The part of an RNA shown here (large-subunit ribosomal RNA, domain IV) has 357 nucleotides and comes from a metagenome. RNAcentral holds the full RNA, with entries from SILVA. Its Rfam family is "Bacterial large subunit ribosomal RNA". Its mean pLDDT, the model's own confidence on a scale to 100, is 86.

Context: one part of a larger RNA
């Protein structure tokens, strides 16, 4: 001095980021148990009280049961013997009687997930994934989708599924309740097929090479048919545009100015852009920047927490929106119990360390 045990006076969280860690609760059996609720829960809620040992009641309730009667069985009825309480009533003893060990701490409010599950083998268990439940969207069967296919040349086969739209795949939300507003102006999808554009290809007009042959004294020139080169107009499919439909597809959801018999505020008016201007609900929230907003609770004191309030720097409705019972090794605040977390240490054991060997 470390490690791990065990005790502490008073006072009990004053420690700390946070009661982290330890303490306390703890079995049985009786009493009693609130809000709230999806009537199932909540709940072992909370919150009390009992427990050992001897005696009587008592060999008492009750259990059992050889034989007897009975007699086809099966029911019955009798009865030696054998086991043998709870529960009351007295009494004893100890500091303690579930005497030891195993053995919930509770309670109150709020976030977030509905639950149970499931996860980063080795730093992260969680509010994250999964979920029943809702909802779009493909697919009519050789279904859709997907596996596998070049050595072999664009194959066979498989799974889906010995299923067949109350079926399967793909996406998104996520029980339950209450609901889920408004743009289709971009992008995506889908459907249309008159216009416009638009590849190879087709057709082919011109044009150019060559080259019999003609013309010239020469140099050169002209040049049919054939061959090759090049090639405008025309014709041409999807696809763009183009005309609609679609948001539980991706996504989007305004500004300025004025006005009420104080004042403030603005139902109400003007403008100007937009596809369309945020609808119900929630809101200083896991979302608030200024902000420790402001009130109001709780504390003696509360950047935290609960309630309002709305000036939403920047909530908002299946990229769900707003509640919820019950459920969480999950977060936050609060309180009883507790207690060496602490005021403030301190002693004891064990094992080590240090000395000798």
């Nucleotide at each position: 001095u470390u490690a791990c045990g065990g005790a502490a006076a008073a006072g009990g969280a004053a420690c700390u980021c946070g009661g982290c860690a330890a303490a306390a609760u703890g079995a049985c059996c009786c009493c009693g148990u609130a809000a709230c609720u999806u009537c199932g829960g909540g709940a072992u809620a909370a919150g009390g009280g009992g427990u050992g040992c001897c005696a009587g009641u008592a060999g008492u309730a009750g259990c059992u049961g050889a034989c007897c009667u009975a007699a086809u069985c099966a029911a019955g009825g009798g009865a030696a013997g054998g086991c043998g309480a709870g529960g009351c009533u007295g009494g004893c003893c100890g500091c303690a009687g579930a005497g030891a060990a195993u053995c919930g701490u509770c309670u109150c409010a709020a976030g977030c997930g509905a639950c149970u599950g499931u996860u980063u083998a080795g730093c992260a268990a969680a509010a994250a994934c999964a979920c029943a439940g809702g909802a779009g969207c493909g697919u009519g069967c050789u279904a859709a989708g997907g596996c596998a296919u070049u050595g072999u040349c664009c194959a066979a086969g498989c799974c889906u599924a010995c299923g067949u739209a109350u079926a399967c795949g793909c996406u998104c939300u996520g029980a339950c309740u209450c609901c889920u507003g408004c743009c289709c102006g971009g992008u995506g999808c889908c459907g249309g097929a008159a216009g416009g554009u638009u590849a190879a290809g087709g057709c082919a007009a011109g044009u150019c090479g060559u080259c019999a042959g003609c013309c010239g004294c020469a140099a050169g020139g002209c040049g049919a048919a054939g061959c090759g080169a090049u090639g405008a107009a025309c014709c041409g499919a999807a696809g763009c545009c183009c005309c609609g439909g679609u948001a539980a597809a991706c996504g989007g959801c305004g500004g300025c100015c004025g006005u009420a018999a104080c004042a403030a505020u603005a139902a109400c008016g003007g403008u100007c852009c937009u596809a369309a201007g945020g609808u119900a609900g929630c809101g200083a929230a896991a979302u608030u920047c200024c902000u420790u907003g402001u009130c109001g609770g709780g504390u003696a004191a509360g950047u935290u927490c609960c309630g309002a309030c709305c000036u939403g720097c920047a909530c908002g409705a299946a990229u769900g929106g707003a509640g919820u019972a019950a459920c969480g090794a999950c977060u936050u605040g609060a309180g009883a119990g507790c207690u060496g977390u602490c005021u403030c240490u301190u002693c004891c054991g064990u094992a080590a360390g240090c000395u000798c060997g």